Background: c-di-GMP-I riboswitch aptamer from an Actinomycetota bacterium, 76 nucleotides, folded computationally. Lineage of the source: Bacteria > Bacillati > Actinomycetota. The coordinates come from a structure-prediction model, not an experiment, and the mean pLDDT is 88. The sequence was found by an Rfam model in a public genome assembly.
RNA sequence: CUGCGACAAAGGCAACCCCCUCGCGAGAGGGGCGCGCAAAGCCUCGGGCCUCCCAGGAGGCGGCCGGGCUACCGAA
Repeated sequence: CUGCGACAAAGGCAACCCCCUCGCGAGAGGGGCGCGCAAAGCCUCGGGCCUCCCAGGAGGCGGCCGGGCUACCGAA
């Protein structure tokens, strides 16, 4: 340095649900909670699912899978 991921260490994120706000909607943001996550950090490039519509298209989900980029620690 790369790979890898422990009954290690320091931490991090935050499902469902509740409240508020935004959105036609899927859903998103903030607060609480914590199911879980070794990339549950970022990117719609491919697939998939979902929403809206003038059926041509336009959106949403990165915690659905694959892919790309970056990253803490250091046992086997």